[in-house]
RNA sequence: GCCUCUGUAGCUUAGUCGGAAGAGCAUGUGACUUUUAAUCACAAGGUCAAGGGUUCGAGCCCCUUCAGAGGCU
Numbered sequence: 001g002c003c004u005c006u007g008u009a010g011c012u013u014a015g016u017c018g019g020a021a022g023a024g025c026a027u028g029u030g031a032c033u034u035u036u037a038a039u040c041a042c043a044a045g046g047u048c049a050a051g052g053g054u055u056c057g058a059g060c061c062c063c064u065u066c067a068g069a070g071g072c073u
Stems, first nucleotide, its partner, number of pairs: 001072007010025004019056001027043005049065005
């Protein structure tokens, strides 16, 4: 220098053919318990890495950039 893959909640991640952004853990509150833990219920938490484009509509398609991993020379 070139190519491929990955980037979604604090962490690990799902998201199929473009049509309402989800789960587990963690956190907060409540119930239960003499108390804690465990269990149960509820809640909060997201610029879908950044910018632009296509589209009625983009986490998803296209372009550029950034970060990480791998490969080739």
Transfer RNA from Kwoniella dejecticola CBS 10117, 73 nucleotides, folded computationally. Model confidence (mean pLDDT): 81 of 100. The organism belongs to Kwoniella dejecticola, within Eukaryota. Its Rfam family is "tRNA". Rfam describes the family as follows. Transfer RNA (tRNA) molecules are approximately 80 nucleotides in length. Rfam classes the family as a transfer RNA. It is recorded under the gene name tRNA-Lys-TTT-1-1.